[in-house]
RNA sequence: CUUAUCAAGAGCGGCUGAGGAACAGGUCCUGUGAAGCCCGGCAACCUGAUGAAGAUCAAGGUGCCAAUUCCUGCGGUAUUAUUCCGAGAGAUGAG
Numbered sequence: 001c002u003u004a005u006c007a008a009g010a011g012c013g014g015c016u017g018a019g020g021a022a023c024a025g026g027u028c029c030u031g032u033g034a035a036g037c038c039c040g041g042c043a044a045c046c047u048g049a050u051g052a053a054g055a056u057c058a059a060g061g062u063g064c065c066a067a068u069u070c071c072u073g074c075g076g077u078a079u080u081a082u083u084c085c086g087a088g089a090g091a092u093g094a095g
Base pairs, nucleotide, nucleotide: 001095002094003093004092005091006090011039013038014037015036019029020028021027023073024072025071026070040065041064042063044062045061046060047058048057049056050055069089074086075085076084
């Protein structure tokens, strides 16, 4: 850079000790312990196995384990405020 997906799923554990949710605004989560590490778990993509196929199983490689990618950020639409759709941006896998 290209492409697919992003409304599901995942501990009352140990160590640690103040922050974190991409950014901005907002609003949330946090000493009933943040972020990080270990163990554990989930199963999105790749991989492996079974199968005619659909699919199922495994959990090896990455990934993930508060809230719809927490909401909005640009455009359209509905509209008192609300909604809905599509982009943009972001995240993850594969090439």
Molecule: SAM riboswitch aptamer (S box leader)
Organism: sheep gut metagenome